[in-house]
RNA sequence: AUCCGAUAAUAGCAAACCCGGUGAAAACCGGCGACGCAAAGCUACUGGACCUAAGGUUGCGAAAGCAACUAUGGUUGCCAAGCCGCCGAA
Numbered sequence: 001a002u003c004c005g006a007u008a009a010u011a012g013c014a015a016a017c018c019c020g021g022u023g024a025a026a027a028c029c030g031g032c033g034a035c036g037c038a039a040a041g042c043u044a045c046u047g048g049a050c051c052u053a054a055g056g057u058u059g060c061g062a063a064a065g066c067a068a069c070u071a072u073g074g075u076u077g078c079c080a081a082g083c084c085g086c087c088g089a090a
Stems, first nucleotide, its partner, number of pairs: 004088002012037002018031005035077001041083003046080003049075003055070006
């Protein structure tokens, strides 16, 4: 240094619920709180997967409306990939 990850040590992050806010929604931000995480650090303009459907398109309908499809919206705590990183037992 690489691989690897321990009842080690020093740190770190923060699920769900609830409260406030943003948003059409998914979800996100902040607070509380810890389910857990050896990358639960970063990249969604690296790939896949999944969620939502405002807008758009199509169908039905006199209309109101209903249904389906579709990210430009979202998830890195869905899986990979890339980059950076603490410690040092076996």
Molecule: c-di-GMP-I riboswitch aptamer
Organism: Anaerolineales bacterium